[in-house]
RNA sequence: AGAGAGGGCCGGGCGAUCGCGUGGCGCCAUUGGCGCCCCGAGGAAAGUCCGAACUCCAUAGAGCACGGCGCUGGGUAACGCCCAGGCGGAGCGAUCCGGCGGAAAAGUGCAACAGAAAGCAGGUCGCCGGCCAAGCCGGCAAGAGUGAAACGGUGGCGUAAGAGGCCACCAGCGGGCCAGGUGACUGGCUCGGCUAGGCAAACCCCGCCGGGAGCAAGACCAAGCAAGAGGCCGGUCCCUUCGGGGGCCACGGGCUGCUCGCCUGAGCCUCGGGUAGGUCGCUGGAGGCGUCGAGCAAUCGGCGUCCUAGAUAGAUGAUCGCCGCCCCGGGCUCCGGGGCACAGAAUUCGGCUUAUAGGCCCUCUCUCCCU
Repeated sequence: AGAGAGGGCCGGGCGAUCGCGUGGCGCCAUUGGCGCCCCGAGGAAAGUCCGAACUCCAUAGAGCACGGCGCUGGGUAACGCCCAGGCGGAGCGAUCCGGCGGAAAAGUGCAACAGAAAGCAGGUCGCCGGCCAAGCCGGCAAGAGUGAAACGGUGGCGUAAGAGGCCACCAGCGGGCCAGGUGACUGGCUCGGCUAGGCAAACCCCGCCGGGAGCAAGACCAAGCAAGAGGCCGGUCCCUUCGGGGGCCACGGGCUGCUCGCCUGAGCCUCGGGUAGGUCGCUGGAGGCGUCGAGCAAUCGGCGUCCUAGAUAGAUGAUCGCCGCCCCGGGCUCCGGGGCACAGAAUUCGGCUUAUAGGCCCUCUCUCCCU
């Protein structure tokens, strides 16, 4: 210098004028108005895909069903997230990718096209033997061919031709032992049988996790409708002051599939009818920043410091000037014109994913050149 890999950050700035929303103060007033002051979108506020907090339904219970997750260790409130590692794959490399438990030793199932044959074997061309031969019969699976995949590879012995039929080495599988590691796993020795195919993002098996609904949760206040229609309101025993009360069985409702279990009812369910106003929840929190310490890291702990939107049909905007950046044109140290990415809170956090003009910084790899 060129080509790359990983990560962090910013994402228009300043000023003036007008306007909008919450809050504070003051005045007028009493539902409100006016004046001043403070504050007022994001790295994704987005998709609503995971995980939680919080609220109600049992203090959230048991079993089945169903759903989710799936190498190991750690982090965390939790996770399908993050960190570190193992294994497999890609790359010369920095580094990247992986839905990565179980497919002989549970069972079932599936495999397009091509091919003779696709799951346990099979025999198209072929090779060998017999019959004189076309052809037929028998033997074989080394060679050819198809395919994503055809039941180890190379060499030798053997044979009519051949074959793990036998042998040597290699690959791979299973058992045992030793060593390292918390572990996934790795390395070595030895024995065995000679080869066991693939798919579990197919059923299934194993392990772990999961009750449901969601801030329109939910609580309170105010206002308003209640007239009417339909259905069901059981059995038995005891007490009674004769109004009723209690026990058991059954029945209705709730616990959002089923069973159990729990709670609850004296009138209940369905239709019809009414209201859609206010207050709280509502923003200070698994919070941000700095520093010290532990840890490879994710992260955790101590101390200090800061307060940083809460609207409700939804405020956070517009104009002008100067500067910055980009594009176009020209008479080109300048002038003129145009433009400023994606987007935008709605209970709150932790993640993931997706969109994003332009720009800054750090670390690392490879190649070439110079000293």